The part of an RNA shown here (large-subunit ribosomal RNA, domain IV) has 330 nucleotides and comes from a Patescibacteria group bacterium. NCBI's taxonomy places the organism under Bacteria, Bacteria candidate phyla. RNAcentral holds the full RNA, with entries from ENA. Its mean pLDDT, the model's own confidence on a scale to 100, is 85.

[in-house]
Context: one part of a larger RNA
């Protein structure tokens, strides 16, 4: 000096990002009592008080009750054995998880909703036999999405998917062969060359030809999307209200400076002497918004935030004691 551990006067969070750690109350024993809020089961061991050894007698199966009596500063005498409370985010919840830096607010979840899929099932494995779905049959089996529960889930189908349709237009190989070119037997000839049948090749027009695009429709718990300007009320301000332009349609309900709010420590209000965080409003939502779900929730959380209590070497402010090193010296 450093690791580990134990005790400190007074204060008690002044420490610090941040009660980190460490302390301390109670201790699944008895009796009393026990709010909010609740999904009525719960919250609850709520909080928050008392009590607690030994002998002896008497009830009694016994726990254990009533009564006397003894000791101690102290009776659950030793170890062991829950910190509680209050307020709002998140996720319902039990559980999974990044083996070796993340345990969550992610992932699962029951629960909804959507699509597929009639059984030689979709759908997947394998090149195939063959398998798994399933010794299952639409109350069954895959796959997206969403995430108990309550209450709800608004408009837009214009583009993108997906369905459905079959009348027309486009369309590919085939099929199909008009017509054209080479070769030439032959024939003609002015001997230079023309003409050219069948055959064989080298091409090739109409016509015919699925699907799928083109076309109609219909689908938002499919990808998605959800507007501007300008004017108007007898103070003022601010517009229920009126005009345009635009567009498939212009954000409905509820929440809203939010895990989302840039200005910004918005602005009132609450709690503090003092409060960029918190709590409750407002709303001019830079840029919430309804199963990429919205708003609320009792229970629960080794879950982020804020208060207050109990506690305390976290501090003020620092000492001292013990075991193990470092270091000196023998």
């Nucleotide at each position: 000096a450093c690791a580990u551990u134990g005790u400190u006067a007074a204060g008690g969070a002044a420490c610090u990002c941040g009660g980190c750690a460490a302390a301390a109350c109670a201790g699944c024993g008895a009796c009393c009592g026990u709010a909010a809020c609740u999904u009525c089961g719960g919250g609850a061991u709520a909080a928050g008080g008392u009590c607690u050894g030994c002998c002896c007698a008497c009830a009694g199966c016994a726990a254990u009750g009533u009564g006397g009596g003894c000791c101690g500063c102290a009776g659950c005498u030793a170890a062991a054995g829950a910190u509680g409370c209050c307020a709002a985010g998140c996720g319902a919840c039990u559980g999974u998880u990044u083996a070796c830096c993340a345990a969550a607010a992610a992932c699962a979840c029951a629960g909804g909703u959507c699509u597929c899929u009639g059984c030689u099932a979709a759908a997947c494995c394998g090149u195939a036999a063959g398998g798994u779905g399933a010794u299952g049959u639409a109350u069954a089996g895959g796959g997206g999405c969403u995430g108990a529960u309550g209450c709800c889930u608004g408009g837009c189908c214009a583009g993108u998917g997906u369905c459905u349709g079959a009348a027309c237009g486009u369309u590919a190989a085939g099929g199909g062969g008009a017509g054209a070119g080479g070769u030439u037997a032959u024939c003609c000839u002015u001997c230079g060359g023309g003409a050219g049948a069948a055959g064989c090749u080298u091409u090739g027009a109409a016509c015919u030809g699925a699907a799928g695009c083109g076309c109609a429709g219909a689908u938002g718990a499919a990808c998605g999307c959800c507007g501007g300007c300008g004017g108007u009320a007898a103070c003022u301000a601010u517009a229920a209200c009126c005009g345009u332009c635009c567009u498939a349609a212009g954000g409905u309900a509820g929440c809203g400076a939010a895990a989302u709010u840039c200005c910004u420590u918005g602005u009132c209000g609450g709690g503090u002497a003092a409060g960029u965080u918190c709590c409750g409003a407002c709303c001019c939502g830079c840029a919430c918004g309804a199963a990429u779900g919205g708003c609320a929730u009792a229970a629960c959380g080794g879950u982020g935030u804020g208060g207050a209590g109990a506690c305390u070497g976290u501090c003020u402010u620092a000492a001292c004691c013990a075991u193990g090193u470092a270091c000196u010296c023998g």